[in-house]
Molecule: Bacterial large signal recognition particle RNA
Organism: Geomicrobium halophilum
RNA sequence: CCGUGCUAAGCGGGGAGGUAGCGGUGCCCUAUACUCGCAAUCCGCUAGAGCGAGGCCGAAUCCCUUCCCCAGGUUUGCAUAUUGUAAGGUCUGCCCUUUGUAAGUGGUGUUGACAUCCGGGUUCCGUGCAACGGGAACCCGUGAACCCUGUCAGGUCCGGAAGGAAGCAGCAGUAAGCGGGAUCUUCCGUGUGCCGCGGAGGCGCCUGGAUCGAGCUAACUGCUUAGGUAACGCUUAUGAUAUGCUUAUCGAAGGAAGGUGCACGG
Numbered sequence: 001c002c003g004u005g006c007u008a009a010g011c012g013g014g015g016a017g018g019u020a021g022c023g024g025u026g027c028c029c030u031a032u033a034c035u036c037g038c039a040a041u042c043c044g045c046u047a048g049a050g051c052g053a054g055g056c057c058g059a060a061u062c063c064c065u066u067c068c069c070c071a072g073g074u075u076u077g078c079a080u081a082u083u084g085u086a087a088g089g090u091c092u093g094c095c096c097u098u099u100g101u102a103a104g105u106g107g108u109g110u111u112g113a114c115a116u117c118c119g120g121g122u123u124c125c126g127u128g129c130a131a132c133g134g135g136a137a138c139c140c141g142u143g144a145a146c147c148c149u150g151u152c153a154g155g156u157c158c159g160g161a162a163g164g165a166a167g168c169a170g171c172a173g174u175a176a177g178c179g180g181g182a183u184c185u186u187c188c189g190u191g192u193g194c195c196g197c198g199g200a201g202g203c204g205c206c207u208g209g210a211u212c213g214a215g216c217u218a219a220c221u222g223c224u225u226a227g228g229u230a231a232c233g234c235u236u237a238u239g240a241u242a243u244g245c246u247u248a249u250c251g252a253a254g255g256a257a258g259g260u261g262c263a264c265g266g
Stems, first nucleotide, its partner, number of pairs: 001266006010056002012030004020046005034054005063259006072250003077245012093232001095228003100223002103221003106217003115211008123200006129193002131190006138181005148173004156165003
């Protein structure tokens, strides 16, 4: 150096989490590299760190170590976006109330704005009239068994008779009362009318007249004063998620370098 046969190793790995620690089951990332049983209310082990059983390959492209690169995960800090919670009305918009203004819109104004003066009404008191309501007077009707009137049949009483007396019913008329009526009369009342007269009052409103000669109003918008409101926006604080950058850490696959048995024969 070559050939043959064995053994060690290997037959996936990593991250977070869990654990006193290690590994596994589970989750995630890579990747295709044996099988069966156990296992998160965990299963097994002890820095020599899965346990138990079986199989394949086998000294190098395949095993081991170091370095590089890098998928991915975790972590520190910052920024942005979304979102949760809490607080704030003396940051702050929206919204509400209020004060003023008159820039805009609108209304009104030379068929006289605003202002000033005079008068009247509305207000109050007194009084009168009308209306309304009620009562009375008046007219008609009705209306008294007896205790109203007139006439009083019959009947009764007095009388010898003539004649007289009282008087029921009926009839007529009336009183108290009841019903109706319309208007000339009268009385009382008023949340009626403001119609008349007088007085008081006089802020506002309405109305008539005179003077002056161009604005007045503040309904809406705008601006403004003061206040309120934590639903939303805003501010502050504190979290969660995602992305970007950054710090640290682990790191699969890949790449590079190096290292590593035994036996026999030639």